[in-house]
Context: one part of a larger RNA
RNA sequence: UCCGGCGAGUUAUUGUAUGUGGCAAGGUUAAGUACCUUAAGGUACGGAGCCGAAGGGAAACCGAGUCUUAAUAGGGCGUUAAGUUACAUGCUAUAGACCCGAAACCGGGUGACCUACGCAUGGACAGGUUGAAGCGGGAGUAAAAUCUCGUGGAGGACCGAACUCGUGACCGUUGAAAAGGUCUGGGAUGAGCUGUGUGUGGCGGAGAAAUUCCAAUCGAACUCGGAGAUAGCUGGUUCUCCCCGAAAUAGCUUUAGGGCUAGCCUCAAAUGUAUCUACCGGAGGUAGAGCACUGAAUGGACUAGGGGCCUUACCGGGUUACCGAAUCCUAUCAAACUCCGAAUGCCGGAUAGACUAAAGUUUGGGAGUCAGACAGCGGGAGAUAAGUUUCGUUGUCAAAAGGGAAACAGCCCAGACCAUCAGCUAAGGUCCCAAAAUCACAGUUAAGUGGAUAAGGAUGUGGGUUUGCUAAGACAACUAGGAUGUUGGCUUAGAAGCAGCCACUCAUUCAAAGAGUGCGUAAUAGCUCACUAGUCGAGUGAGCCUGCGCCGAAAAUCACCGGGGCUAAACUGUGUACCGAAGCUAUGGAUGUGUAUAUACACGUGGUAGGGGAGCUUACUGUUGUAGGCCGAAGCAUGAUCGUAAGGACAUGUGGACGAAGCAGUAGUGAGAAUGCCGGA
Numbered sequence: 001u002c003c004g005g006c007g008a009g010u011u012a013u014u015g016u017a018u019g020u021g022g023c024a025a026g027g028u029u030a031a032g033u034a035c036c037u038u039a040a041g042g043u044a045c046g047g048a049g050c051c052g053a054a055g056g057g058a059a060a061c062c063g064a065g066u067c068u069u070a071a072u073a074g075g076g077c078g079u080u081a082a083g084u085u086a087c088a089u090g091c092u093a094u095a096g097a098c099c100c101g102a103a104a105c106c107g108g109g110u111g112a113c114c115u116a117c118g119c120a121u122g123g124a125c126a127g128g129u130u131g132a133a134g135c136g137g138g139a140g141u142a143a144a145a146u147c148u149c150g151u152g153g154a155g156g157a158c159c160g161a162a163c164u165c166g167u168g169a170c171c172g173u174u175g176a177a178a179a180g181g182u183c184u185g186g187g188a189u190g191a192g193c194u195g196u197g198u199g200u201g202g203c204g205g206a207g208a209a210a211u212u213c214c215a216a217u218c219g220a221a222c223u224c225g226g227a228g229a230u231a232g233c234u235g236g237u238u239c240u241c242c243c244c245g246a247a248a249u250a251g252c253u254u255u256a257g258g259g260c261u262a263g264c265c266u267c268a269a270a271u272g273u274a275u276c277u278a279c280c281g282g283a284g285g286u287a288g289a290g291c292a293c294u295g296a297a298u299g300g301a302c303u304a305g306g307g308g309c310c311u312u313a314c315c316g317g318g319u320u321a322c323c324g325a326a327u328c329c330u331a332u333c334a335a336a337c338u339c340c341g342a343a344u345g346c347c348g349g350a351u352a353g354a355c356u357a358a359a360g361u362u363u364g365g366g367a368g369u370c371a372g373a374c375a376g377c378g379g380g381a382g383a384u385a386a387g388u389u390u391c392g393u394u395g396u397c398a399a400a401a402g403g404g405a406a407a408c409a410g411c412c413c414a415g416a417c418c419a420u421c422a423g424c425u426a427a428g429g430u431c432c433c434a435a436a437a438u439c440a441c442a443g444u445u446a447a448g449u450g451g452a453u454a455a456g457g458a459u460g461u462g463g464g465u466u467u468g469c470u471a472a473g474a475c476a477a478c479u480a481g482g483a484u485g486u487u488g489g490c491u492u493a494g495a496a497g498c499a500g501c502c503a504c505u506c507a508u509u510c511a512a513a514g515a516g517u518g519c520g521u522a523a524u525a526g527c528u529c530a531c532u533a534g535u536c537g538a539g540u541g542a543g544c545c546u547g548c549g550c551c552g553a554a555a556a557u558c559a560c561c562g563g564g565g566c567u568a569a570a571c572u573g574u575g576u577a578c579c580g581a582a583g584c585u586a587u588g589g590a591u592g593u594g595u596a597u598a599u600a601c602a603c604g605u606g607g608u609a610g611g612g613g614a615g616c617u618u619a620c621u622g623u624u625g626u627a628g629g630c631c632g633a634a635g636c637a638u639g640a641u642c643g644u645a646a647g648g649a650c651a652u653g654u655g656g657a658c659g660a661a662g663c664a665g666u667a668g669u670g671a672g673a674a675u676g677c678c679g680g681a
Base pairs, nucleotide, nucleotide: 001681002680003679004678005677006676011095012094013093015091016090017089018088019087020086021085022084023083026051027050028049032045033044034043035042036041055062056061065077066076067075068074098236099235101233105226106225107224108223109222110221116200117199118198119197120196121195122194123193125190127159128158129157130155134151135150136149137148138147139146163187164186165185168183169182170181171180202218204214205213206212211220239615240614241613242612243611244610249262250261251260252259253258263369264368265366266365267364268363269362270361271360275354276353277352278351279349280348281347282346288340289338290337294334295333296332299329300328301327305323306322307320308319309318310317311316372397373396374395375394376393377392378391379390380389381388402413403412404411417589418588419587420586422585423584424583428579429578430577431564432563433562437576439575440574441573442572443571444570450566456551457550460548461547462546463545464544465543466542467541468540469539477535478534479533480532481531483508484507485506488502489501490500514529518527519526590605591604592603593602594601595600616670618667619666620665621664622663623662628658635654636653637652638651639650641648642647
C1' cells in the first nucleotide's frame, strides 16, 4: 500500500406534537393474585393511583365566576372548543446517550537487582620520582638562633599501568550498540575505586543542587480501580429515488471558531390576501449647487484703532508703497455650513393592468445558519496603497453544471428531468490549428502599433479651423549689393556694428543697407545676417482643435497575440450572411403541483446545510420447516435479461443439503474513508 471481516443516533423512563385504533363525560389500571402454557407468554381478577370534566385567590374562602378595592367603577385571570389510553413516528429531558480520542484528578497497592545517599562487613591500587617534620654528626653562639652533611619517609605531592572517569575530534545515526567504537584526555594513597548484605516510597524519598535520580519512564514512578472522567475541540458516521431549499445578519452573552432569541428554510392545518407597473397623496435634506447663517479664504476700496516719522510745554496737528476690526466690491472652500435642492429609494391609497399557480398572513412540528468570497456602484480607515480592512446596495460563487474570457470559484452569456447522427440563437467569433466571411463598402495606422505604463518630448501622418505673404512674382535656391557722417559718445593699454556703459539708436545717399543677427581679431581686418535688386515661376509660412501612430520603455528560460502566422488575419464606421451553449424550438418518454369536464390542459423538475415524501435490501420471528429440493437447496462463478434507482429474475457451470415468495412483525439492517480494529498478501 492493497484485499477480506468488524466498525458509529441505541435502550429505559418523562414531556410534547402528529398519525392510527379502543372507549368516551369519562378514560385507564400498577404491583400483585388465580388459571392456561415446555418456555416466551396469554386470559381473568385487582380502581390503589393518574389524567380529564371549573375556575379565581398567597390564603381563609367563594364559585361560572373570582381576585384586586370603600366600590356594584375599572382592570387581571377564567366561562363560551372532549378527553383518555395503547401503539407508531419526530423532537426534548434524565441517564456514557452517535462513535473513537486527551493532558490530567482521586483512592488502594507494587517497586532502591538501575540510580541517589546512609549503615554493616570485605577487597584491590605495577613501576618510577620528589624528599616535609623529627633524629644524629659537624660548624657556630655566653646559651640559643642559624648554617651544613647525613638519616628519615610526610603529602586531598609528581610521572604513569591495572582500576575509574568521560576532555576534544572523527566515525556511527533504518547503528555492531535504544548512548557505542577509534585516537586523544582527567584522577590514579584518596572528599578515591569496588564486592556482598541492608535502610530510606511518590501529598514521598535521595540529592558536593542539574528540576538531578528513584528499573531504557520523573515539574511529581509504576500498576489496578473511580471510569465509558470531561473535551464549547479534531476526525469519522454505512442503501436508493422524488419535492422544497437556507445562512454566514441583529440583540445579549467571562462572549468573540461556543450559545440563546429573532431573521432566512421546511412540513401540517387554517385563512383569503401578498407582489410588480401605471396613477394619486405623503415624509425627507443626500447628489448637485450656493454663500443668506457658522467657519475657512484672494485682491482691492474705504476706514475705527495701533505702529513709524515730523511738529508740540500741554492740548493737539501733519504725514506714511506699515499692521488693520467693521462695511462695500471682487474671486473661492466645507462630513460635523445651508437662502436652495433633485434622480432613485421609502410609506399610504381607491382604481386599472400584470401575476393564475404561485406568493402573503396566523397557529403548531422539525431544522440548519452566527469564519463568508469576489465584482459593479456609494462612502469610512489606509498612502483617493493592497488578492487590505469596515459599512450600504446589487449580482455571482458559496450551494451552479454548460458556452465565452488560451488556462482561470466570484467576470460576460446562460440556470443541466431523460433520450435524439434534427433546427434557431446568446455572449463570443468566422486565414490554419479550430465550427463559421481570406465577406462588401468608406477611411486610418507602418509602429508588428495592434499584442503592457506616465510626466515630458518631436517638421510622423489623416481630418477640421484661424491668420500672414503671393503673377504689382511670394517661400527656397543662386548672382549682386549690404554704403556714408563714423573708429557714434563714454570707458579703456586698445574697444573701430559685435568686453562693458549711455542714448527718446540720429542723420545722409539710396532699389536697399541696424550706430548692427552671429562667427572672428590684441584692436583693425575678414566671413555672415537683417534689408534690396536680378534670375526662376506657384504656392508658401505661423497658430489652434482633433483621429491614429513615435520616443520616453532596464531583470532574471525562449515568453507581455493561446500558437502558426498576419500589413490585415490591425484599428474606426456601416451592412449582410454564417458558426456558436445542457438557452429556445421540434419529437418521444418520466415525474411534481394545480385545475371536478382528468387517456386533457397549464406551469414546473441544478442544488450544500437542512425539512418532507416514497421505496429497495439484510438477519431473525409468525404463517412454516409450509411451497420447493439428490430428476440437485443455500452459497459461488459467468452471461448479450428486466426495472427510474436501491435492486429483481432466468440460463449454464460449480456445489452437495437445505429452503423460499407473499402477508405481517422485530432489529446487533446496508462502509470507502475515523494517522480506525483484527487477519492476510
This is a predicted structure of a 681-nucleotide part of an RNA (large-subunit ribosomal RNA, domain II) from a Verrucomicrobiia bacterium. The organism belongs to Verrucomicrobiia, within Bacteria.